[in-house]
RNA sequence: ACAGGUCUUCGGGGCAGGGUGAGGAGGUACCACCUCCAAUUCCCGACCGGCGGUGAUGCCCCCCAGGGGGACGAGCCCGUCAGCCUCAGCGGUUGAGCCGGUGCGAAUCCGGAGCCGACGGUGAAAGUCCGAUUGGGAGAAGACGCCG
Numbered sequence: 001a002c003a004g005g006u007c008u009u010c011g012g013g014g015c016a017g018g019g020u021g022a023g024g025a026g027g028u029a030c031c032a033c034c035u036c037c038a039a040u041u042c043c044c045g046a047c048c049g050g051c052g053g054u055g056a057u058g059c060c061c062c063c064c065a066g067g068g069g070g071a072c073g074a075g076c077c078c079g080u081c082a083g084c085c086u087c088a089g090c091g092g093u094u095g096a097g098c099c100g101g102u103g104c105g106a107a108u109c110c111g112g113a114g115c116c117g118a119c120g121g122u123g124a125a126a127g128u129c130c131g132a133u134u135g136g137g138a139g140a141a142g143a144c145g146c147c148g
Base pairs, nucleotide, nucleotide: 002148005144006143007142008141009140010139017044018043019042023037024036025035026034027033046128047127048117049116050080051079052078053077059070060069061068062067063066075115076114083093084092085091098112099111100110101109119131120130121129
């Protein structure tokens, strides 16, 4: 140093502001009318983006002929956790990306205008409230120590 093992720690963010007024209360015994309250859920708008991989160019470093190494870098490209199906495990299921630019090359860069968002509950219809959750977890970092 590599492979396997044990342990420890860490391991999810988000409605600013405005509008509407279902409904409720009061003026009142009733109606009309008026006043007040009333949605993080509706409308305008605002905000958020787990983990691993990939990541041209450019940037930094090394030798400099061409290469090598490193940091950063994707919600919508690939995989995956949570959720759901399931007694449980295995297994299954699980959203959304286009256009333009640069360039030899763009699914990732730059610009533009878009799009998406588990389960249960509440409720006036929830990515953002409450709960499951002092949980679980993809994984990340570190420590220990055996064999080769």
This is a predicted structure of a 148-nucleotide RNA (FMN riboswitch aptamer (RFN element)) from a Clostridiales bacterium. The coordinates come from a structure-prediction model, not an experiment, and the mean pLDDT is 78. Lineage of the source: Bacteria > Bacillati > Bacillota > Clostridia > Eubacteriales. The sequence was found by an Rfam model in a public genome assembly. Of the family's consensus pairs, 100% are formed in the model.